RNA sequence: CAAGCAAAAGCCAAACCUAUCGUGAGAUAGGGACGGAAAACCACGGGUCUUGAUUGUCAAGAAAGCCGGGCUGCCUUGA
Numbered sequence: 001c002a003a004g005c006a007a008a009a010g011c012c013a014a015a016c017c018u019a020u021c022g023u024g025a026g027a028u029a030g031g032g033a034c035g036g037a038a039a040a041c042c043a044c045g046g047g048u049c050u051u052g053a054u055u056g057u058c059a060a061g062a063a064a065g066c067c068g069g070g071c072u073g074c075c076u077u078g079a
Stems, first nucleotide, its partner, number of pairs: 001078004011036002016031006034065001041070002044068003048062006
């Protein structure tokens, strides 16, 4: 620098359950693993979802585990 067939030292943790918070989408903690080479981080573009309104739309929000993009990094392999 390139790649992610295989592997997993180490890492994350869907659904579901419990508690708390929120009008809500959802969030946090514990349990739990469907999965993940960025399932780390950033709402920038598209899309999705929530709430309110004067409902062709506007405003305020949610999600990074929908697809792009940005940015940093682990492991393995090759050069």
This is a predicted structure of a 79-nucleotide RNA (c-di-GMP-I-GGC riboswitch aptamer) from Desulfococcaceae bacterium HSG9. Rfam family: c-di-GMP-I-GGC riboswitch aptamer. Gene Ontology term of the family: cyclic-di-GMP binding. Clan: c-di-GMP_I riboswitch clan. The source organism's lineage runs through Bacteria, Thermodesulfobacteriota, Desulfobacteria, Desulfobacterales and Desulfococcaceae. The sequence was found by an Rfam model in a public genome assembly.